[in-house]
Context: one part of a larger RNA
Order: sequence, then structure tokens, then C1' cells
RNA sequence: UUGGGCCUAAAGCGUCCGUAGCCGGUUAUGUAAAUCUCUUGUGAAAUUGUAGGGUUUAACCUUGCAAAGUGCAGGAGAUAUUGCAUGACCUGGGACUGGGAGGAGUCAGAGGUAUUCUGGGGGGGGCGGUAAAAUGCUAUAAUCCUUGGAGGAUUAUUUGUGGUGAAGGCGUCUGACCAGAACAGAUCCGACGGUGAGGGACGAAAGCUAGGGGAGCGACUCGGAUUAGAUACUCGAUUAGUCCUAGCUGUAAAUGCUGCGAGCUAGGUGUUGCAUAUUCUUUAAGGAUGUGCAGUGUCGUAGUGAAGGCAUUAAGCUCGCCGCCUGGGAAGUAUAGCCGCAAGGCCGAAACUU
Repeated sequence: UUGGGCCUAAAGCGUCCGUAGCCGGUUAUGUAAAUCUCUUGUGAAAUUGUAGGGUUUAACCUUGCAAAGUGCAGGAGAUAUUGCAUGACCUGGGACUGGGAGGAGUCAGAGGUAUUCUGGGGGGGGCGGUAAAAUGCUAUAAUCCUUGGAGGAUUAUUUGUGGUGAAGGCGUCUGACCAGAACAGAUCCGACGGUGAGGGACGAAAGCUAGGGGAGCGACUCGGAUUAGAUACUCGAUUAGUCCUAGCUGUAAAUGCUGCGAGCUAGGUGUUGCAUAUUCUUUAAGGAUGUGCAGUGUCGUAGUGAAGGCAUUAAGCUCGCCGCCUGGGAAGUAUAGCCGCAAGGCCGAAACUU
């Protein structure tokens, strides 16, 4: 390389956008580049096959004929498929309109409970903590009750294998701005699409830079316990941090350990959104039942799989495109390069060993 794979054995980039490339719906006409058929020329010799000849035979040498040389060039045709050109179409895609759904996003404002601190009042001896204790707090009046205030963080219940977002993620209320999806339509465009090497953007937590902020929690650290020891588990304190603004970092068990798009292949049963029909009623943005589409669960047939299982949300049957894998360790290390303030990240071996 051919071939085989990627949920769990090695292997799906964290996610999306998108350049080149690759691939591409229905139909008509033309063309004949690809493709196919026929044909002409050429495709060295040696080699191979075969019929002879020569060396005493043979290997070997040699003559004729044939085959092969899967190729290239020219000519004549074929036109299903691909390409190219022109025209048409609506199913893919997009736009528009409509009423709904949503913790989607950004910014601003307003609340709620609780913790902590603090002013006043009450009260007067313990509080706190644990398996048990002690460190700790407290007559400079604690814990506790009550009433004011400050400040930071957070957003219980509702909350739901419920919603929404590409993923990370997103949850009090109100407003402004803004994005996407679903459904419906006798609307419009008419293949405008799919994937996507490079590239770009976003990307939890922790960490970094500068400036704020600091209630609670709390790496580090200091004490008290436990223990043979205890650099831990447990208890009391507590610094960075956690929060905000502006940047950086670019990684996670970034998981559905399952790339994206399209078509096809039994059903049952929940649930969310929209539409629709029937029906009920307290007539309202109401309820129930059925149907269609879209999402999200669960069970399960065929099929598939080594099995666990998956099973119209496929891991089934197919197509297109990308990424990745090739025994374990050494090693995600070394080196070079690129990026970063650093921490480090990206790319990524070998010797040796087994």
C1' cells in the first nucleotide's frame, strides 16, 4: 500500500463557522472531454511458446512462425453514466409572513431569604464543637431573644430522564437590545447544497496580569485531636482564590467515552412545543381524546454485535466528506519549531526494554 477498524479492546478533533479540495436533486436538448466498441501505426533485442538446424547428447547457440508487451498516437463510431453548455422544475436549501414556546445571549434597573459584622434594648453564665474531646469564643458581657443598619455573595420552593444553546453552559422580577430553533402558509428565489485539509471564532474549573471588592466558603498555612507515625480523614482559625472590570491562558472523565450530512428499515408507551379535528365546561392564553410535524425519554421486533447491549435520537442497511488507530513500556517524555507574562499548551520521536 491493499485490507481492517474507531460506545466499552488502540482509535471521533471540546464545539461551531468556513477557504481549497472531494461529493452532489428532478428533467430536456446539445456537445463528445471522461467512458466504451471497431480499426491503423508503433510498442528494440534478449526473454516465453512451438517447428526445425548446430556442438557425439544436453545445457547452450541459431532460423522460421506465434504469443505477450495490459501502453501511446491517429481515424471511424456509441451516448446509458460522469463532465461541459443552454433551458426548465420543486422535493434539498434559503427568504418572507403569522401566532405561539424557551434558565439562549448582552446591558441596565428593582427585589427576596439566609449567613456575617455592627448600633440600641432584654438577659446573666456559659457557648461552640465531636464518636469522644480539645484548641477556640465569653464578665472589655458571649451564646440566646428583640429592633435598626452595613456589606458581599446567592437566587430555595416552583424544578420535571422538563426547556434552551454549536459546545462550554444557562434558573428571582422588570425593561432595552439581539440571536437561533420548531410549527403553519394557495407567498418568493430556484440546487443557491453536503463535508471541510490549512485558517478563524467560541470554549467549565483552576491559573496568570492590572485595578477594584471581600459576607460566606476556603487550597496554602497555624493550632486541637486521632495515630506507632498522621505532612491525612475530623475540629477551631485562616491567606490566595472564589465576585466585578479589562486582558491572557486554551485545557477537562470538554462523555452519549458514540464526527457531520442524507436516504431507507415493525411497533408499544410517556413527556415538551406548534398546528389541527372531535368533545366537555366554571367561556379562559381552559380541560380531555385523536391525528400530523419537531424535540426529548423508556420498552422492544427485524437486523447487528465478541458480549454488555444498540435498536427510526442505531451501535441496523447504504452513500458523501473529514478526523483518528496499528502490541505494552520508555512517553505525551526528548529535540527542533510555533504560541504563552509565566504556569504551560500545540506538534511529537528514537535508542533501549519487553
The part of an RNA shown here (small-subunit ribosomal RNA, central domain) has 354 nucleotides and comes from a metagenome. Model confidence (mean pLDDT): 88 of 100. RNAcentral holds the full RNA, with entries from SILVA.